[in-house]
């Protein structure tokens, strides 16, 4: 100095309303069975703690890890 966001890989456009995608997992459909396709679901205290602000993943400070 850079990075830290779902089990994994990542996005999130100079702060704005309920945080997303792909893969994976689970269930369903289909199939003789399995796979693929399709449909649905679960899974996040956005590394931790403070601060600023009406509002923070986003800005500031410290700490932790790589």
């Nucleotide at each position: 100095u850079u990075u830290g966001u779902a089990g994994c890989u990542c996005a999130g456009u100079u702060g704005g309303a309920u945080a997303g995608a792909g893969c994976g997992u689970c269930g369903g459909c289909c199939u003789u069975c399995g796979g693929a396709u399709c449909c649905g679901a679960a899974a996040g205290u956005c590394a931790u703690a403070g601060g600023u602000u009406c509002a923070a993943a986003u800005c500031c400070u410290a700490u932790c890890a790589a």
RNAcentral holds the sequence, with entries from ENA. Predicted 3D model of a 66-nucleotide RNA (transfer RNA) from Heterosigma akashiwo. Its Rfam family is "tRNA". Rfam describes the family as follows. Transfer RNA (tRNA) molecules are approximately 80 nucleotides in length. Its mean pLDDT, the model's own confidence on a scale to 100, is 80. The source organism's lineage runs through Eukaryota, Stramenopiles, Chattonellales, Chattonellaceae and Heterosigma.